A computed fold for a 509-nucleotide part of an RNA from a Pseudomonadota bacterium, annotated as large-subunit ribosomal RNA, domain I. The organism belongs to Pseudomonadota, within Bacteria.

[in-house]
Context: one part of a larger RNA
RNA sequence: UGCAUGUGGUGGAUGCCUUGGCGACAACAGGCGAUGAAGGACGUUGCAGCCUGCGAUAAGCCCCGGGGAGCUGGCAAGCGAGCUUUGAUCCGGGGAUGUCCGAAUGGGGAAACCCGGCCCGCAAGGGUCAUCCCCGCCCGAAUCCAUAGGGCGGGUGAAGCGAACCUCCCGAACUGAAACAUCUCAGUAGGGAGAGGAAAAGAAAUCAACCGAGAUUCCGAGAGUAGUGGCGAGCGAAAUCGGAGGAGCCUCCGCGAUUUAGCCGUUGCCCUAGCAGAACCGGACAGGAAAGCCGGACCAUAGAGGGUGAGAGGCCCGUAUGCGAAAGGGCGGCGGUGGAACUAGGCGCGGGAAAAGUAGGGCGGGACACGUGGAAUCCUGUCCGAAGAUGGGGGGACCAUCCUCCAAGGCUAAAUACUCGUUGUCGACCGAUAGUGAACCAGUACCGUGAGGGAAAGGCGAAAAGAACCCCGGGAGGGGAGUGAAAUAGAGCCUGAAACCGCAUGCAU
Numbered sequence: 001u002g003c004a005u006g007u008g009g010u011g012g013a014u015g016c017c018u019u020g021g022c023g024a025c026a027a028c029a030g031g032c033g034a035u036g037a038a039g040g041a042c043g044u045u046g047c048a049g050c051c052u053g054c055g056a057u058a059a060g061c062c063c064c065g066g067g068g069a070g071c072u073g074g075c076a077a078g079c080g081a082g083c084u085u086u087g088a089u090c091c092g093g094g095g096a097u098g099u100c101c102g103a104a105u106g107g108g109g110a111a112a113c114c115c116g117g118c119c120c121g122c123a124a125g126g127g128u129c130a131u132c133c134c135c136g137c138c139c140g141a142a143u144c145c146a147u148a149g150g151g152c153g154g155g156u157g158a159a160g161c162g163a164a165c166c167u168c169c170c171g172a173a174c175u176g177a178a179a180c181a182u183c184u185c186a187g188u189a190g191g192g193a194g195a196g197g198a199a200a201a202g203a204a205a206u207c208a209a210c211c212g213a214g215a216u217u218c219c220g221a222g223a224g225u226a227g228u229g230g231c232g233a234g235c236g237a238a239a240u241c242g243g244a245g246g247a248g249c250c251u252c253c254g255c256g257a258u259u260u261a262g263c264c265g266u267u268g269c270c271c272u273a274g275c276a277g278a279a280c281c282g283g284a285c286a287g288g289a290a291a292g293c294c295g296g297a298c299c300a301u302a303g304a305g306g307g308u309g310a311g312a313g314g315c316c317c318g319u320a321u322g323c324g325a326a327a328g329g330g331c332g333g334c335g336g337u338g339g340a341a342c343u344a345g346g347c348g349c350g351g352g353a354a355a356a357g358u359a360g361g362g363c364g365g366g367a368c369a370c371g372u373g374g375a376a377u378c379c380u381g382u383c384c385g386a387a388g389a390u391g392g393g394g395g396g397a398c399c400a401u402c403c404u405c406c407a408a409g410g411c412u413a414a415a416u417a418c419u420c421g422u423u424g425u426c427g428a429c430c431g432a433u434a435g436u437g438a439a440c441c442a443g444u445a446c447c448g449u450g451a452g453g454g455a456a457a458g459g460c461g462a463a464a465a466g467a468a469c470c471c472c473g474g475g476a477g478g479g480g481a482g483u484g485a486a487a488u489a490g491a492g493c494c495u496g497a498a499a500c501c502g503c504a505u506g507c508a509u
Base pairs, nucleotide, nucleotide: 001508002507003506004505005504006503007502008501009500015494016459017458020430021429022427023426024425025424026423027422028421029419030418031161032160039101040100041099042055043054044053046079047078049075050074051073061095062094063093064092065091066090070083071082072081106115107114108113116129117128118127119126120125131158132157133155134154135153136152137151138150139149165196166194167193168192169191170190176183180230206213207212217244218243219242220241221240227235228234248411249410250409252351253350254349255348256347259345260344261343262337263336264335265334266333267332268331269330270329271328272327274323275322276321280296281295282294283293285292298313299303305317306316307315360384361383362382363381364380365379366378367377370396391406392405393404394403395402446453447452466493469480470479471478472477
């Protein structure tokens, strides 16, 4: 030095576990904000720090309800001081307080800071003062009336935030075409505006085809069809049929009868705390421990699940089932108000009105599955420009016949899309290099001027019983002792693979 065996160290794979994730289903909710949000800064407990909660009334204050013996949140004990059957802690509902920043709004500003005016108050302190819009009143030019403009008062008007879904406006490129320009990717990504719980669309100037249908939306088929297309790559309908759902209306005037909402009362169901809830004992069977095993009985509208020292229907929490709300919220039922006089809407009758720089055309674009094509239809930048129901639009150039509908005003539930979030339930989903980036104080540490990027890190034991005391040592660490079923479970702690490094022995050299 090598090989072998044994025994250790190192290391943290593997197995097992799960507080965390992922996905889905059902229901709910679908907004919050000048009554100051989302998000923060700084404070706040008797005692340093972080997290959580809260706001100078500061882990809290008041009321109502639940609950029933301990409690003063977590890391996390300790010391101290207290509260509580006159019902605390805790859970639910309502209220009060709520520093400073932030739309941030008195002015400023390098957010959490600086500096003011006015009113009230002796003071401490309290209140108020941004902009725009709307309403009312007043003043009021050039310029007579007026208007612009200004002033005052009032507004529970706006603003800002929010995951996706929605509508509208603006709008790429890589890519594909095996290059590339029309084309494609794609009206996608991205940017902007706005709204709602959905949005948009919607009650035929629609289709159809000589038969007829009868708003819109969504799904299945029609169909990868008809078409379109450097007829390349590709793009790609509609009628019609089957389903989901189903609803129609308004405008200006007059008349008439009545009704709904609103409001009041009453009542039911659901949500936001909860309550009751059956039935087992024995065993020196082994074991540290019984829920395992043995024996004998029991409950079950409950043998879902979890916990308990191993594997429990009956030990604990629960489960089936039944019950429950002072307060707040949601959805209904019934009755009243009740009078057309007021607020909003609905009904019947009669009358009236019934859409012009529009339809259409030329030129240039865009949208339609349709790339200018024979290109209808829709939108319009520009220039022209009708008829007016004896009228007009459409039926894929265009014309006639025929059919069908009535533009240039408006509203409209449901079927449809989505999930930041709440509750419940589930998984031939993951199990710590997996599953969220994050099971752990993670959008943290750390990196970057910044936009931004972005980790690693779980497990003693049933219970800390977490090793008193003694010995070596400066300590670290170790040896005894003790605890424990186990300490090669000792906190660098379950299991403890391999690489790698020792020690002992044997063999070889």